The prediction has a mean pLDDT of 84.
Predicted 3D model of a 690-nucleotide part of an RNA (large-subunit ribosomal RNA, domain II) from Klebsiella pneumoniae.
The RNAcentral record of the full RNA draws on ENA.
[in-house]
Context: one part of a larger RNA
RNA sequence: ACCUGCGAGUUGCCGUCGGCGGCGAGGCUAAGUGCCUGAGGCACGGAGCCGGAGCGAAAGCGAGUCCGAACAGGGCGCCGAGUCGCCGGAGGCAGACGCGAAACCGAGUGAUCUACGCAUGGUCAGGAUGUAGGACAGGUAACACUGUCUGGAGGUCCGAACCGGUAAGCGUUGAAAAGCUUUCGGAUGAACUGUGCGUAGGAGUGAAAGGCCAAUCAAACUCGGAGAUAGCUCGUACUCCCCGAAAUGCAUUUAGGUGCAGCCCGGGCGAGACUACCGCGGAGGUAGAGCGACCGAUAGGAUGCGAGGGCUUCGCCGCCUAUCAAGUCCUGACGAACUCCGAAUGCCGCGACAUGAUGCCCGGGAGUGAGGGCGCGGGUGCUAAGGUCCGCGUCCGAGAGAGGAACAACUCAGACCACCGUCCAAGGCCCCGAAAUCCGGGCUGAGUUGAAGGCAAUAACGAGGUGGGGCCGCAGCGACAGCUAGGAUGUUGGCUUGGAAGCAGCCAUUCAUUUAAAGAGUGCGUAACAGCUCACUAGUCGAGUGGUCCCGCGUGGAUAAUAAUCGGGCAUAAGUCCGUUGCCGAAGCCGUGGAAUCCUGAUGACUCAGGAUUGGUAGGGGAGCAUUCCGGUAGCCGUCGAAGGCAUGGCGCGAGCCGUGCUGGAGGCCCCGGAAAAGCAAAUGUAGGG
Numbered sequence: 001a002c003c004u005g006c007g008a009g010u011u012g013c014c015g016u017c018g019g020c021g022g023c024g025a026g027g028c029u030a031a032g033u034g035c036c037u038g039a040g041g042c043a044c045g046g047a048g049c050c051g052g053a054g055c056g057a058a059a060g061c062g063a064g065u066c067c068g069a070a071c072a073g074g075g076c077g078c079c080g081a082g083u084c085g086c087c088g089g090a091g092g093c094a095g096a097c098g099c100g101a102a103a104c105c106g107a108g109u110g111a112u113c114u115a116c117g118c119a120u121g122g123u124c125a126g127g128a129u130g131u132a133g134g135a136c137a138g139g140u141a142a143c144a145c146u147g148u149c150u151g152g153a154g155g156u157c158c159g160a161a162c163c164g165g166u167a168a169g170c171g172u173u174g175a176a177a178a179g180c181u182u183u184c185g186g187a188u189g190a191a192c193u194g195u196g197c198g199u200a201g202g203a204g205u206g207a208a209a210g211g212c213c214a215a216u217c218a219a220a221c222u223c224g225g226a227g228a229u230a231g232c233u234c235g236u237a238c239u240c241c242c243c244g245a246a247a248u249g250c251a252u253u254u255a256g257g258u259g260c261a262g263c264c265c266g267g268g269c270g271a272g273a274c275u276a277c278c279g280c281g282g283a284g285g286u287a288g289a290g291c292g293a294c295c296g297a298u299a300g301g302a303u304g305c306g307a308g309g310g311c312u313u314c315g316c317c318g319c320c321u322a323u324c325a326a327g328u329c330c331u332g333a334c335g336a337a338c339u340c341c342g343a344a345u346g347c348c349g350c351g352a353c354a355u356g357a358u359g360c361c362c363g364g365g366a367g368u369g370a371g372g373g374c375g376c377g378g379g380u381g382c383u384a385a386g387g388u389c390c391g392c393g394u395c396c397g398a399g400a401g402a403g404g405a406a407c408a409a410c411u412c413a414g415a416c417c418a419c420c421g422u423c424c425a426a427g428g429c430c431c432c433g434a435a436a437u438c439c440g441g442g443c444u445g446a447g448u449u450g451a452a453g454g455c456a457a458u459a460a461c462g463a464g465g466u467g468g469g470g471c472c473g474c475a476g477c478g479a480c481a482g483c484u485a486g487g488a489u490g491u492u493g494g495c496u497u498g499g500a501a502g503c504a505g506c507c508a509u510u511c512a513u514u515u516a517a518a519g520a521g522u523g524c525g526u527a528a529c530a531g532c533u534c535a536c537u538a539g540u541c542g543a544g545u546g547g548u549c550c551c552g553c554g555u556g557g558a559u560a561a562u563a564a565u566c567g568g569g570c571a572u573a574a575g576u577c578c579g580u581u582g583c584c585g586a587a588g589c590c591g592u593g594g595a596a597u598c599c600u601g602a603u604g605a606c607u608c609a610g611g612a613u614u615g616g617u618a619g620g621g622g623a624g625c626a627u628u629c630c631g632g633u634a635g636c637c638g639u640c641g642a643a644g645g646c647a648u649g650g651c652g653c654g655a656g657c658c659g660u661g662c663u664g665g666a667g668g669c670c671c672c673g674g675a676a677a678a679g680c681a682a683a684u685g686u687a688g689g690g
Base pairs, nucleotide, nucleotide: 002689003688004687005686006685011094012093013092014091016089017088018087019086020085021084022083023082026050027049028048032044033043034042035041036040054061055060064076065075066074067073097235098234100232104225105224106223107222108221109220115199116198117197118196119195120194121193122192123191124189126158127157128156129154133150134149135148136147137146138145162186163185164184167182168181169180170179201217204212205211238624239623240622241621242620243619248261249260250259251258252257262368263367264365265364266362267361268360269359275354278351279350280349281348282347288341289339290338295335296334299331300330301329302328303327306324307323308321309320310319311318371396372395373394374393375392376391377390378389379388380387401412402411403410416594417593418592419591421590423588427584428583429582430569431568432567436581439579440578441577442576443575449571450570461556462555465553466552467551468550469549470548471547472546473545474544482540483539484538485537486536488513489512490511493507494506495505519534523532524531595614596613597612598611599610600609601608602607625679627676628675629674630673631672632671635669636668637667644663645662646661647660648659649658650657651656
C1' cells in the first nucleotide's frame, strides 16, 4: 500500500425566520391532582405567560402623548392579529462537526540510574627517581661546606589491575536504544569502590556542561482540573435537477482573523420602473495642441540698459573691449502639480422606439474579503522583471473541446445525452498526421528559412551579394576597362638646408613656354640625384559606362555550460511575397432521436402544443434513493428453502430496484406514516487480517 469493521453538524434550553395545523381579540396552560393503567393515555388544574395602547425621566395624560408660551414645528405612536403545538433554516448558551498541541494548576510517586553529603568497610602487580633527617670521612677557631653511605618524601615518574574515554576505523533495521578494535589519559590520590543513610520538582544536587534528579530535564513522573485553549493544519461519508459568487471599499493590537457594505441564493412585487440603439439638452479641462495668454524652464543669432576689465588730463566727462548681461527683435522647442485653447469616449437629464435579458422590495441562507495572466491608459522601477501600485476591458480562477510540438489564462469556440451524419472557425493540406507533392506570377541560394506574439532565440554598424525603382553625369564627333605610345621646356621655381633637384618643411599672382597632352606635380623611391608611376593626351578596341538615393530578399556582426535538431523526418520548395480554386478541421452551427427546467397558450390531468434554456469551484435552493428501529392497514412470502453470498437477465437519468439459477439454513417484506448511533477513499485516522 491492500481488505473488513469502526470513524466527524448531535442533544437540551432561549429568542428569531419560514412551512403545516388548532383556536382567534384572543391563545396556551405549568407544577400538581384524579381515573385507566403499559417509561403510556384521558380528564381536571387559569397560578402564570404572550397579545389586545401608547407617550413621557416622572407626576401623569391617553388615540394620542412628549418638548414647548403655542391651537407653531418636530419625535415616538394610533387607523385591529395574535397565540399554542409540530417540523425545517440559521443564531445564542453549553465541549457544540471530529481529531491534534507547546503549556498552566492541584494532589501524589520517585535519589535501586545519577549529583552531592554522612556513616562504616574494601582496593591499588612491578619498576624508577632518591626530599628531609641520619651515619662515617674530609673540612672549619666554631659554623658553613664537600664526598661516600644510609634514609624513603612526593595531588613525583614508567606501567598492569582499577577508573577513564584522546584519535581513527567499524557499527548505524547494530551483537549493543552509546558497543567493538587499535590508540590514548590517570593509576598514593581533590584516587577508585562495596554496603547503609540523607537532600524532591521552580525544589534538590551541581570543581558550572543548563549538567544530573530511574533510556525522560531551560523545570521529572503519575493521576486529576479536562472534552484546557488552538483567529491554525488535516479530515468530514448516497443520487439527480435549478441558480451561481468573491479575492473589492471602510474599520479593526488589524493585516492568512473579524464587522458593515458590495457581489450569490431564496421569497415577493411587477405594464412601465430598468436598459441597448437614436434624437435633443447639459456639466467638464483629459488626449492633443499652444505659450508675442499666465507661471516656470529653454537653444542659436541680432541689438545692448547696466555691470566687470583697460586707457585717461583718473574730480567729472570721454574712449576701447575677445567678459557677464536686463529688455526688445528673428529663428526653434519644453512642462503631472503651466493653459489663450481643446476633442473622442464616458457621465447626467429629457424624448421617442424596441425588448423582457433588466429593475424594485423583504431581509431567511451564504460564501468571499491571499487573486492571477493578457490588451489598453498611467504611477513606480532602468519607457528592467513571470516586478510592483491604480484605472478600463477580457479570460483563467470556477471552462471541457480545436489550434499553438508540448504549455491556467495567446488564437478559435462556451460541453444536457446519443449518432461509423452535414457545414464551417482558428489553424492547416510531402511523410509521421485528416486534407493540394493544386494553379498563376515574383524573390531568396544563405538550409537563410520552414518561429503570429510572450517565455525566446537581437541590434548598432560593415560589405562591388542579388532583384526592382528614382535622379544626375560620360558615350559611334567612339565613352568605361585593358593594351601601345607620350607624359616635355624655363627649372635643380623661390626660401630653407650639409643636401632639398615635382615628392622633409615654408612661400607663391603654383607662372609661363612648346604642345595632341603633360601638375612648379598622385604615390613608391634616393643621402641628394637617378629610377618606377599617376593626373593628362593620342592610337587601338567597338557599346554601353559611372555616381547617388529609395525599396525587397539575403550576408558578416552571432558567444554558455550533459547530445544535438525547424515538433521530427526532411525540404531548393515542402522557404518567402502577391493572387486563384478546392479540401481537411471543434463538444461551434445544422440534421435525426431522447431527457430535464422555465415561460406562453390551451387543458379534466406532467396532458398537449410552441418557444427559450440546461459548463461550473465556494455557496444557496429543489426533488429523490438506501440503511436500522417503531406505529398503522391487515395482509403477503418462507424448510416445496427467509436473510446473507456468488453468477446472470431486466428496469430506472441516477442513488438504486426487480427477477432467475446455485449457495445458505430461519426468518423476511410491499403499502401509508414516524424516529434516527442513517450512507466513507482519504483525517502521517482507528482495531483486526492476510
Rfam family: Bacterial large subunit ribosomal RNA.